[in-house]
RNA sequence: GCCCCUGUAGCUCAGUCGGUAGAGCAUUUGACUUUUAAUCAAAGGGUCCGGGAUUCGAGUUCCCGCAGGAGCA
Numbered sequence: 001g002c003c004c005c006u007g008u009a010g011c012u013c014a015g016u017c018g019g020u021a022g023a024g025c026a027u028u029u030g031a032c033u034u035u036u037a038a039u040c041a042a043a044g045g046g047u048c049c050g051g052g053a054u055u056c057g058a059g060u061u062c063c064c065g066c067a068g069g070a071g072c073a
Base pairs, nucleotide, nucleotide: 001072002071004069005068006067007066010025011024012023013022019056027043028042029041030040031039049065050064051063052062053061
């Protein structure tokens, strides 16, 4: 230099043919328990890496970047 993959909650990840974003773990609260742990219930937590374009509508499509990883030279 070229090409490919990844970037979504604190962490690990899902998200179908574009239709208004979820799970597990963690955190907080409550129940239970002599207490802790375990278990059960509930709650909070997101501008989906940045900018632009297309569209009535973009996590998803297109373009330019940024970061990480693999391959070729």

Predicted 3D model of a 73-nucleotide RNA (transfer RNA) from a Clostridia bacterium.
The sequence was found in a public genome assembly.
Rfam family: tRNA. The family's RNA type in Rfam is transfer RNA.
Lineage of the source: Bacteria > Bacillati > Bacillota > Clostridia.
The coordinates come from a structure-prediction model, not an experiment, and the mean pLDDT is 81.